[in-house]
Context: one part of a larger RNA
RNA sequence: ACCGGCGAGUGCAGCAUGACGGCAAGGCUAAGCGUUUCUAGACGUGGAGCCGCAGCGAAAGCGAGUCCUAACUGGGCGAAUCAGUCGUGGUGUUGCGACCCGAAACCUGGUGAUCUACCCGUGGACAGGGUGAACACGCUGUAACAGGCGUGGGAAGCCCGAAGCCUUAAACGUUGAAAAGUUUUGGCAUGAUCUGCGGGGAGGAGUGAAAGUCUAAUCAAACCAGGAGAUAUCUGGUUCUCUCCGAAAUGCCUCUAGGGGCAGCGUCUGGCAACUACUCACAGGGGGUAGAGCGACUGAUAGUGGCUGGGGCCCUUCCCCGGGUACCCACCGCUUCCAAACUCCGAAUACCUGUGAGACUAUCCAGGCAGUGAGUCCGCGAGGGAUAAUCUUCGCGGUCGAAAGGGAAACAACCCAGACCAUCCGUUAAGGUCCCUAAAUCUUCCUCAGUUCGUGAGGAUGUCUUUCUGCUGUGACAACCAGGAUGUUGGCUUAGAAGCAGCCACCAUUUAAAAAGUGCGUAAUAGCUUACUGGUCGAGCAGAGAGGCGCCGUAAAUGAUCGGGAAUAAGGAAGAUACCGAAACGAUGGGAGCGAAAGCUCGGUAGGAGAGCGUAGUACUCGGCGUCGAAGCGAUAGCGUGAGCAGUCGUGGAGCGUGUACUAGCGAGAAUGCCGGU
Numbered sequence: 001a002c003c004g005g006c007g008a009g010u011g012c013a014g015c016a017u018g019a020c021g022g023c024a025a026g027g028c029u030a031a032g033c034g035u036u037u038c039u040a041g042a043c044g045u046g047g048a049g050c051c052g053c054a055g056c057g058a059a060a061g062c063g064a065g066u067c068c069u070a071a072c073u074g075g076g077c078g079a080a081u082c083a084g085u086c087g088u089g090g091u092g093u094u095g096c097g098a099c100c101c102g103a104a105a106c107c108u109g110g111u112g113a114u115c116u117a118c119c120c121g122u123g124g125a126c127a128g129g130g131u132g133a134a135c136a137c138g139c140u141g142u143a144a145c146a147g148g149c150g151u152g153g154g155a156a157g158c159c160c161g162a163a164g165c166c167u168u169a170a171a172c173g174u175u176g177a178a179a180a181g182u183u184u185u186g187g188c189a190u191g192a193u194c195u196g197c198g199g200g201g202a203g204g205a206g207u208g209a210a211a212g213u214c215u216a217a218u219c220a221a222a223c224c225a226g227g228a229g230a231u232a233u234c235u236g237g238u239u240c241u242c243u244c245c246g247a248a249a250u251g252c253c254u255c256u257a258g259g260g261g262c263a264g265c266g267u268c269u270g271g272c273a274a275c276u277a278c279u280c281a282c283a284g285g286g287g288g289u290a291g292a293g294c295g296a297c298u299g300a301u302a303g304u305g306g307c308u309g310g311g312g313c314c315c316u317u318c319c320c321c322g323g324g325u326a327c328c329c330a331c332c333g334c335u336u337c338c339a340a341a342c343u344c345c346g347a348a349u350a351c352c353u354g355u356g357a358g359a360c361u362a363u364c365c366a367g368g369c370a371g372u373g374a375g376u377c378c379g380c381g382a383g384g385g386a387u388a389a390u391c392u393u394c395g396c397g398g399u400c401g402a403a404a405g406g407g408a409a410a411c412a413a414c415c416c417a418g419a420c421c422a423u424c425c426g427u428u429a430a431g432g433u434c435c436c437u438a439a440a441u442c443u444u445c446c447u448c449a450g451u452u453c454g455u456g457a458g459g460a461u462g463u464c465u466u467u468c469u470g471c472u473g474u475g476a477c478a479a480c481c482a483g484g485a486u487g488u489u490g491g492c493u494u495a496g497a498a499g500c501a502g503c504c505a506c507c508a509u510u511u512a513a514a515a516a517g518u519g520c521g522u523a524a525u526a527g528c529u530u531a532c533u534g535g536u537c538g539a540g541c542a543g544a545g546a547g548g549c550g551c552c553g554u555a556a557a558u559g560a561u562c563g564g565g566a567a568u569a570a571g572g573a574a575g576a577u578a579c580c581g582a583a584a585c586g587a588u589g590g591g592a593g594c595g596a597a598a599g600c601u602c603g604g605u606a607g608g609a610g611a612g613c614g615u616a617g618u619a620c621u622c623g624g625c626g627u628c629g630a631a632g633c634g635a636u637a638g639c640g641u642g643a644g645c646a647g648u649c650g651u652g653g654a655g656c657g658u659g660u661a662c663u664a665g666c667g668a669g670a671a672u673g674c675c676g677g678u
Stems, first nucleotide, its partner, number of pairs: 001678006011096007019088005026051003032045005055062002065077004099237002102234001106227006118200008126191001128160003131156001135152006164188003169184004203219001205215002240612006250263005264372002266369006276362001278358008291345001292343002298339002302335005308330004312325004375400001377398008405416003420590004425586003431580003434565003440577007452567001458552002462549010479536005485509003490504003515530001519528002591602004613667001615664006622657001624656002632651005638645002
């Protein structure tokens, strides 16, 4: 891992509720007792007691009333408006283990120091080698000491290193040879040394050269048994079928936030019955949002003018007066502008009321039973954030959740559309119609970028359409030929300044035209060039704006791409007519629910309600079945919407079934389920 078996809402008592049944202003017995019975039980007895028939008050108590009070024409709770009770089985709930499995823990009583930590008693062990303390003696030395040398001596938590004890480093080992080892390397090795045997103290206790270490492979409280089915607002699991309906992820409160209580939303039963609810139309309402506005407030706000007031500064002045101003504030005029907590204004919607119509069921009331109380994305209106987030918090709506089908290559949430069943029938939706791949043609224009088939600010003689302005056969635009002069080197400045460093002015003359000079250039001149003019040429030229489709901007790491091939349309815009395309709609046949019928309805998680299948057993039943072959097992083309049920053949070898009613240790794929097998 698979297969097989086992494996989870039960029992008793109480309460609530609706179903069925008995009796009914009453209903019922409990224990016990008697009879009977193999037991289980059955029948009888038993009225104690319980519930109901009356309530109110704390109570005495009174009573259709009563309580409050001194007392209520007041108020509270009642009556008037009256059915219960017992049994059976259903559902829910409460108490118990209470659907099953699961803690970490707590407590009680015991068992452990043969492991290990420490202590006590008594024994044992430490090859060999090295260093050479005290001290003694001898010699030497000293005034005497001290000191020196030699010999002896043999100290030491001394040195090297076996046994022994330990385990520094590395590798191996890691389903190991081993639940801690092996190999090499290493530390201690006369000591706080190692070790044998015996003994001591223990679970909030021991022991501890202290690591929360160790106390039998277990230690921030051992192990064993018990309390015990501890408790678990948590996780997991919870076993047959079909039918009808079908949610929620919200509000308030919560030592509450992943749990609950009440409400909301579901379902079932009963009841009420009105246009009650719903939709539309009309009529009547209140509002202060969007918008807008602000010489209508509160604030915010850019520019400019006035010079009306106050202030500052400057001048003048003994003082008063007076004058000035690129200053400040207020005010007045003109132009401009903002606001969730501004409003002189002010919609659309929404909401309320009334009338009418539609639809024919939603609505409403009471009660039983729930689940939900983590929501999600999308569109719209807002707050938070950064006008970020598959972000977060609200409001309105939709989808998913609990929804399959078609489209979007793939893709809960987007688009289309809500699957009772069957069909080798038809029509459509979104979306598509060159091939993969079902289905297409035509007309007009655009695009050349493979744009199509990813993107911004910004950039550009891409191209098409369009608007405007100017010039133009009195010849434009471009090109070419020619001219582009004179006073004058204007004045100033300057070393110089001559069109061309800079400042000022910018005149006049000759002209077809020519600047006191457009740019380059020189030290300054010179030189080139432009404006401007003539000629040649001969038809459009230049500029600005709007729109369509394109271009650049556009760089990433394994091989690229529009889903692919490919396409110049099979790309983009507009139009026309076809077709394809879903579980939509229709057709034909069938089933079910609701309904008097016509007819309508039948996706579905949590969940409510209903109807069934099967397993084991009990009672009764069958002119039941069975060695002329039961159950079980194997094969098999039958029946049923399904759970399932038959028939036949084989195997097997002794029991089994139908119908009705009843009882339940009654249905397995999941629980890191349990046991067994392979």
Description: This is a predicted structure of a 678-nucleotide part of an RNA (large-subunit ribosomal RNA, domain II) from a Planctomycetota bacterium. RNAcentral holds the full RNA, with entries from ENA. It matches the Rfam family "Bacterial large subunit ribosomal RNA". Its family is annotated with structural constituent of ribosome and ribosome in the Gene Ontology. Taxonomically the source falls in Planctomycetota (Bacteria, Pseudomonadati).